A computed fold for a 267-nucleotide part of an RNA from Hymenobacter rubripertinctus, annotated as large-subunit ribosomal RNA, domain VI.
Model confidence (mean pLDDT): 83 of 100.
The sequence was found in a public genome assembly.

Context: one part of a larger RNA
RNA sequence: CGUAGGAUAUUUGACAGGACCUGACUUUAGUACGAGAGGACCGAGUUGGACCAGCCGCUCGUGUACCGGUUGUGACGCCAGUUGCAGUGCCGGGUAGCGACGCUGGGAUGAGAUAAGCGCUGAAAGCAUCUAAGUGCGAAACUCACCUGAAGAUGAGAUAUCCGUUAAUAAGAGCCGUGGGAGACGACCACGUUGAUAGGCCCUAGGUGUAGAGUCCGAAAUGGCACAGCCGAGGGGUACUAAGGGCUCGAACACUUCUGGUACAGA
Numbered sequence: 001c002g003u004a005g006g007a008u009a010u011u012u013g014a015c016a017g018g019a020c021c022u023g024a025c026u027u028u029a030g031u032a033c034g035a036g037a038g039g040a041c042c043g044a045g046u047u048g049g050a051c052c053a054g055c056c057g058c059u060c061g062u063g064u065a066c067c068g069g070u071u072g073u074g075a076c077g078c079c080a081g082u083u084g085c086a087g088u089g090c091c092g093g094g095u096a097g098c099g100a101c102g103c104u105g106g107g108a109u110g111a112g113a114u115a116a117g118c119g120c121u122g123a124a125a126g127c128a129u130c131u132a133a134g135u136g137c138g139a140a141a142c143u144c145a146c147c148u149g150a151a152g153a154u155g156a157g158a159u160a161u162c163c164g165u166u167a168a169u170a171a172g173a174g175c176c177g178u179g180g181g182a183g184a185c186g187a188c189c190a191c192g193u194u195g196a197u198a199g200g201c202c203c204u205a206g207g208u209g210u211a212g213a214g215u216c217c218g219a220a221a222u223g224g225c226a227c228a229g230c231c232g233a234g235g236g237g238u239a240c241u242a243a244g245g246g247c248u249c250g251a252a253c254a255c256u257u258c259u260g261g262u263a264c265a266g267a
Stems, first nucleotide, its partner, number of pairs: 001152001005163007015149004021049007033038001051106005059100004066093005071086006110144003117137004172249004176192005197242003200238005206231003214225003257267004
């Protein structure tokens, strides 16, 4: 821009893409078969491999948010406490998120028309013949079935609902702001005081591992009183802060009817 008014939702599916894999074991059954040695089809079940998709309850990794230990040195006057630098100084753990080494699921089933092949009936050609007329079975291939996209499918589809005509409009949308399990940017999603959208504050799952002060034992180091202190990307609550007031965009050609100053204007 189009989809012959402007919108918001929900859709149909022409067409396109994805998937399509496979082993072993148990059983049927030491059965059928076979002199024996050996040893099935068909069917039922279990469990793997690789691949694909999703997820983070478990396990593990990361986790320069966080907590703790510790070395050297500087600083806050000193003690205590804290802090800068040294690869996050080094080391031990670790929430959320992200991930795999973890977990869940998938390739199931059926149908149609067939290939090679196997048939039925059957003439030409009194026989025979799956084929010439007719007709049946038959494969991971084909078409459906499963998953995804999809009306620019210009052949532009359908359904429901909203607006109601020229206006610093309607329905609706955008700008702007607070944000996000969404994201390169657009986009998408949530919210904007009729509010829990983010931050703050309170509580908490959880992480670290028992702060300082005081007191007790001890000569002291240390230890006890003590699950503390600090943090908490997760969960819940609470309008304290920020989501101001606002601004912009955004709807008729045709047909029918009526009127008139009557053939082009208006409603």

Lineage of the source: Bacteria > Pseudomonadati > Cytophagales > Hymenobacteraceae > Hymenobacter.